[in-house]
RNA sequence: AGACAGUCGCUGCCUAACGCGUUAGGUGGAGGAAAGUCCGGGCUCCAUAGGGUAGGGUGCCAGGUAACGCCUGGGGGGCGCGAGCCCACGACAAGUGCAACAGAGAGUAGACCGCCACGUUCGCGUGGUAAGGGUGAAAGGGUGCGGUAAGAGCGCACCGCGCUCCUGGUAACAGUGAGUGGCAAGGUAAACUCCACCCGGAGCAAGACCAAAUAGGCUUCCAUUGGCGCGACCCGUGCUGGAAGCGGGUAGGUUGCUUGAGGCUUGUGGCGACACAAGUCCUAGAUGAAUGACUGUCCAAGACAGAACCCGGCUUAUUGUC
RNA sequence: GCGAGAUAGCUCAGGCGGUCAGAGCGUCGGAUUCAUAACCCGGAGGUCGAGAGUUCGAGUCUCUCUCUCGC
Numbered sequence: 001a002g003a004c005a006g007u008c009g010c011u012g013c014c015u016a017a018c019g020c021g022u023u024a025g026g027u028g029g030a031g032g033a034a035a036g037u038c039c040g041g042g043c044u045c046c047a048u049a050g051g052g053u054a055g056g057g058u059g060c061c062a063g064g065u066a067a068c069g070c071c072u073g074g075g076g077g078g079c080g081c082g083a084g085c086c087c088a089c090g091a092c093a094a095g096u097g098c099a100a101c102a103g104a105g106a107g108u109a110g111a112c113c114g115c116c117a118c119g120u121u122c123g124c125g126u127g128g129u130a131a132g133g134g135u136g137a138a139a140g141g142g143u144g145c146g147g148u149a150a151g152a153g154c155g156c157a158c159c160g161c162g163c164u165c166c167u168g169g170u171a172a173c174a175g176u177g178a179g180u181g182g183c184a185a186g187g188u189a190a191a192c193u194c195c196a197c198c199c200g201g202a203g204c205a206a207g208a209c210c211a212a213a214u215a216g217g218c219u220u221c222c223a224u225u226g227g228c229g230c231g232a233c234c235c236g237u238g239c240u241g242g243a244a245g246c247g248g249g250u251a252g253g254u255u256g257c258u259u260g261a262g263g264c265u266u267g268u269g270g271c272g273a274c275a276c277a278a279g280u281c282c283u284a285g286a287u288g289a290a291u292g293a294c295u296g297u298c299c300a301a302g303a304c305a306g307a308a309c310c311c312g313g314c315u316u317a318u319u320g321u322c
Numbered sequence: 323g324c325g326a327g328a329u330a331g332c333u334c335a336g337g338c339g340g341u342c343a344g345a346g347c348g349u350c351g352g353a354u355u356c357a358u359a360a361c362c363c364g365g366a367g368g369u370c371g372a373g374a375g376u377u378c379g380a381g382u383c384u385c386u387c388u389c390u391c392g393c
Stems, first nucleotide, its partner, number of pairs: 002298007010029009031304001035315002038313005043203004050235004055199005060074005075089001076087004090194002095192002097188002112133002114129006141159006160183001161181005166175003207255004217246006226240004262281008323393006331347004340378001349365004371387005
């Protein structure tokens, strides 16, 4: 998130009159998303609303909040030349899976080409190797030196990684500070799973009250060792009748229904989300569903679009300004 | 307020991810027949509703959106 003025029209509340709903006056009358119904609650009911299993949700740390899967600030990772942007971000040495095709080999796997040694009928054969090449999304640290028949963390230096300690920080983590280990135990959990924390259900068409009417009808099944109540199942617990089908009546009125985890202004505290204090305001409550039509002026030239119990978020649609 | 669905022209499978896509009906062609139908053989035809994400890989897993149906 159009505004102002006028003429008619609609509606909540209050007042007055008239008379059984009319008139007059005053005052109020859709949104930032009212949308999607994706989350969290308030509130109502299930006699009490217990415990567990299954199931579901969230997933770095610290805060905010009534609460959250939301928000704020940090940490880490990724992308980018950079300003910046993104993250469904616990665990793969708890276990079980998956990785087609290609490739020698895809889980402690592995020898095609190549390199080296020996033999050779010069075609090749045997043995060693995994540094080089190839395949692939991915081949098990990297660079350099030494060593070796040729190589290989085989050894060493540095970097990387694991573990322990120290320092800083509430913490996540950081420092590369000190020591130690040749050491790699690859990828994938929006794979099953494991770990930590959280979760009764149904929902205002929930419920409560009043009035009226009908057929407190008919049939079938189970029956205290049964059945029902609380989403499934078990335990516990309460009640004593339940269940299915056919048929009939009523679907009317009042309430819930708008004063709130409320809005605005100022101050204080905090990096911030927010919190506290003071003052001030009352701001839609319809129910076949209220705010519409016309005229004129101004202008930023009017997009997306209408409450139905109420709030806090997220997501989507969309005009303009910074 | 609640619950489902979207796959070939139509009706439907599939799906605890394997690099793809099926079945029937319909359609095109062939064969057969005097001719047609039936039967037989072969083929064509698919952005798996849309977008983003996870993963080496998504029709399948997750999220958002659109449309349809039911209570």

Two RNAs folded together computationally: RNase P RNA and transfer RNA, 393 nucleotides in total. Rfam match: Bacterial RNase P class A.